[in-house]
This record gives sequence, structure tokens and C1' cells, in this order.
RNA sequence: GCCCCGGUAGCCUAGCUUGGUAGGGCGUCGGCUUGGUAAGCCGGAGGUCGCGGGUUCAAAACCCGCCCGGGGCUCCA
Repeated sequence: GCCCCGGUAGCCUAGCUUGGUAGGGCGUCGGCUUGGUAAGCCGGAGGUCGCGGGUUCAAAACCCGCCCGGGGCUCCA
């Protein structure tokens, strides 16, 4: 330098194929329960979907560029 995969909440992860309300688990906060914990049950908060631009009525998704991580390939005096 080229190719492939990945980047979504504090952590892990689905959704991308086929554009149409951003979900789940853990954690966290509150409540119920208990003499008090743990467990269990109920509820809440938490998201520039890596960054910028483009297409579109509408982009996590499609297109272009860039950044970061992982893997592979190749050349050089």
C1' cells in the first nucleotide's frame, strides 16, 4: 500500500440483507416483599448508532471520504 470483518447506552449484543417508532441482557436508580439482607417481582433513567458529507419525504441501514480495532496479502532500493 491492497483486501476482508467490526465500531449501536457504563459493559455485551440484536437490528443493516429488503430504508419507515433504536430493542434485549447485565449493571444502575426507585418501589414491593423481609425483623434486616440476598433472591424474586414491578417500574424508571440512560443512545450525536465511530466522525464528516451525499442520496432520499425519510438513513443505524444505501453511496463517498476519513478515524479506530482485529485478521490476511504483497512490494521495495
The RNA shown here (transfer RNA) has 77 nucleotides and comes from a Candidatus Bathyarchaeia archaeon. The sequence is in RNAcentral, with records from ENA. Its mean pLDDT, the model's own confidence on a scale to 100, is 81. Rfam family: tRNA. The family's RNA type in Rfam is transfer RNA. The source organism's lineage runs through Archaea, Thermoproteati, Candidatus Bathyarchaeota and Bathyarchaeia (SeqCode).